[in-house]
This is a predicted structure of an 88-nucleotide RNA (Glycine riboswitch aptamer). Of the family's consensus pairs, 86% are formed in the model. Its Rfam family is "Glycine riboswitch aptamer". Gene Ontology term of the family: glycine biosynthetic process.
RNA sequence: AUGAUGGUUACGGGAGAGACUGCUCAGGCGGCGCCGAAGGAGAAAGCUCUUUGUUUAAACUCUCAGGCAAAAGGACUGUAACCGGACU
Numbered sequence: 001a002u003g004a005u006g007g008u009u010a011c012g013g014g015a016g017a018g019a020c021u022g023c024u025c026a027g028g029c030g031g032c033g034c035c036g037a038a039g040g041a042g043a044a045a046g047c048u049c050u051u052u053g054u055u056u057a058a059a060c061u062c063u064c065a066g067g068c069a070a071a072a073g074g075a076c077u078g079u080a081a082c083c084g085g086a087c088u
Stems, first nucleotide, its partner, number of pairs: 001088001006083008018032001020031004033068003039064001040062003045055003
């Protein structure tokens, strides 16, 4: 000098599932039925004394939470800026 993985911010894109039903009739609170892409948990595999214990992943599984008109949120993703400083 160059500027990788990664992180932050801003602006966009962003799915699924009852506008069911009861009460209140303002916000909301329940009942049943569903959804998975905030979060959370589980497990394959690895190591081991092969009992057991330990490390540990997801977009898989479970639905605790969350959600099922709109709004909000939303994994992931595009662009820009910033932080940082691997390799050469």